[in-house]
Molecule: transfer RNA
Organism: Gemmatimonadaceae bacterium
RNA sequence: UGGGGUGUAGCUCAACUGGCAGAGCACUCGACUGUUAAUCGAGCGGUUGGUGGUUCGAGUCCACCCGCCCCAG
Numbered sequence: 001u002g003g004g005g006u007g008u009a010g011c012u013c014a015a016c017u018g019g020c021a022g023a024g025c026a027c028u029c030g031a032c033u034g035u036u037a038a039u040c041g042a043g044c045g046g047u048u049g050g051u052g053g054u055u056c057g058a059g060u061c062c063a064c065c066c067g068c069c070c071c072a073g
Stems, first nucleotide, its partner, number of pairs: 001072007010025004019056001027043005049065005
């Protein structure tokens, strides 16, 4: 430099053919009990990497940019 993949909560990952952004773990509070752990319940947590575009509607499609991984040179 060229090609391909990938980026969503603190972490690991979902989200169908474009139609309400979710789960587990972690964290906080509560229940349980001699205490802790475990278990159970509730809560908190997001400019979906960035800027534009298409669309009635974009995490999803398109363009460019950025980070990471792989291949080629």